The part of an RNA shown here (large-subunit ribosomal RNA, domain IV) has 343 nucleotides and comes from Candidatus Berkiella sp. The coordinates come from a structure-prediction model, not an experiment, and the mean pLDDT is 89. The RNAcentral record of the full RNA draws on ENA.
Context: one part of a larger RNA
RNA sequence: CUCGGAUGAAGGAACUAGGCAAAAUGACACCGUAACUUCGGGAGAAGGUGUGCCUUUUGAGGUGAACUUUUUUACAAAGUGAGCUUUGGGAGGUUGAAGCGAAUUGGUGGCUGCGACUGUUUACUAAAAACACAGCACUCUGCGAACUCGUAAGAGGAAGUAUAGGGUGUGACGCCUGCCCGGUGCCGGAAGGUUAAGUGAAGGGGUGCAAGCUCUGGAUCGAAGCCCCGGUAAACGGCGGCCGUAACUAUAACGGUCCUAAGGUAGCGAAAUUCCUUGUCGGGUAAGUUCCGACCUGCACGAAUGGCGUAACGAUGGCCACGCUGUCUCCAUCCGAGACUCA
Numbered sequence: 001c002u003c004g005g006a007u008g009a010a011g012g013a014a015c016u017a018g019g020c021a022a023a024a025u026g027a028c029a030c031c032g033u034a035a036c037u038u039c040g041g042g043a044g045a046a047g048g049u050g051u052g053c054c055u056u057u058u059g060a061g062g063u064g065a066a067c068u069u070u071u072u073u074a075c076a077a078a079g080u081g082a083g084c085u086u087u088g089g090g091a092g093g094u095u096g097a098a099g100c101g102a103a104u105u106g107g108u109g110g111c112u113g114c115g116a117c118u119g120u121u122u123a124c125u126a127a128a129a130a131c132a133c134a135g136c137a138c139u140c141u142g143c144g145a146a147c148u149c150g151u152a153a154g155a156g157g158a159a160g161u162a163u164a165g166g167g168u169g170u171g172a173c174g175c176c177u178g179c180c181c182g183g184u185g186c187c188g189g190a191a192g193g194u195u196a197a198g199u200g201a202a203g204g205g206g207u208g209c210a211a212g213c214u215c216u217g218g219a220u221c222g223a224a225g226c227c228c229c230g231g232u233a234a235a236c237g238g239c240g241g242c243c244g245u246a247a248c249u250a251u252a253a254c255g256g257u258c259c260u261a262a263g264g265u266a267g268c269g270a271a272a273u274u275c276c277u278u279g280u281c282g283g284g285u286a287a288g289u290u291c292c293g294a295c296c297u298g299c300a301c302g303a304a305u306g307g308c309g310u311a312a313c314g315a316u317g318g319c320c321a322c323g324c325u326g327u328c329u330c331c332a333u334c335c336g337a338g339a340c341u342c343a
Base pairs, nucleotide, nucleotide: 001338002337003336004335005334006333007332008331010329011328014327019324027051028050029049030048031047036041038172052094053093054092055091056090057089058088059087060086061085062084063083067079068078069077070076071074095099107322108321109320110319111318112317113316114314115313119131120130135170136169137168138167139166140165141164147156148155149154173309174308175307176306178239179238180237183236184235185232186231187230188229189228192227193226194225198221203216204215205214206213207212240258241257242256243255244254267301268298279295280294281293282292283291
């Protein structure tokens, strides 16, 4: 010096990306317990007090010896209740620095993001805000179901039958879920256009006396699809620009104009989204690129690729406080194991 333990004056997070690690809390009984809340919770909230031993007394429970009484004389019933034992309470005393004396054994509180929750996951760098979830919605499927596996037979679906089964999206609950069907998709549409194989009219060529045979020609008829006409967004998706205007200024309820299928509604907003940006204001600090509350100028939120809230929950992210400490100021010593030197 390294590793594993132990202790530490004064301070107490000044350490650090970050209280990482350590310290601290810790048991049982009693008292007491806030906001908020889905009335279940939150909650062991928080915060307090007690705890050993000796003597004495007492409440309640268990077991039940011996004895007594009764009769229907029995493996009966009733009464009294010694002894042993369990667990509480009261009083007095005693004692150490310390009585849950060791070991085991929650640190706590506040604000906020995300995800409702319990659960699942990258076996061996990721446990999460990812996946799942109950609930919600759309869509397909009438049963030899749809769908999946298989060339098939057959099997699953299901020994089920639309309160069932498959697929897709969203993701408890609460309040809600706006506008656009022009594009793409899907669904519907006895017309019309286009359209393959097939059909094979007229006409033409060869040959033959002719009947015919043969070659060609391609009119007509001819499906789905596509075109076309509608519907459909909890289908894929999309949801504008410029100019002017109010009796200070500023701003623009208002007006004009261009474009569009329609121009983003409610709610939220420097956000897990904000480039400029450490935006501006307020709070917290002596000092705060983080945090919390606002503002709205949303580079580039926005409504089941769900929007906004939300009690409870979380080995989840950010911030703050109390307690606590060798994390630090700033290191020191001790107990072990190594390294190192000598043998």